[in-house]
RNA sequence: CGGGGUAUAGCGCAGCGGUAGCGCGCACGGUUCGGGACCGUGAGGCCGCGGGUUCGAUCCCCGCUACCCCGA
Numbered sequence: 001c002g003g004g005g006u007a008u009a010g011c012g013c014a015g016c017g018g019u020a021g022c023g024c025g026c027a028c029g030g031u032u033c034g035g036g037a038c039c040g041u042g043a044g045g046c047c048g049c050g051g052g053u054u055c056g057a058u059c060c061c062c063g064c065u066a067c068c069c070c071g072a
Stems, first nucleotide, its partner, number of pairs: 001071007010024004018055001026042005048064005
């Protein structure tokens, strides 16, 4: 320098055009003498950044940034 991939809740991931969900973790409650385990409830992200297309974008298009892989 060229090509490809990834970037979504604290962590790991799903979603892939109609205002985002799962597991773990966290908070509260139940159960227990207490803890763990289990059960219930809840908080927490506007989806790397900037534009564009669209009635509407995390999802499509363009540029940029970070990391990973391949090639030179």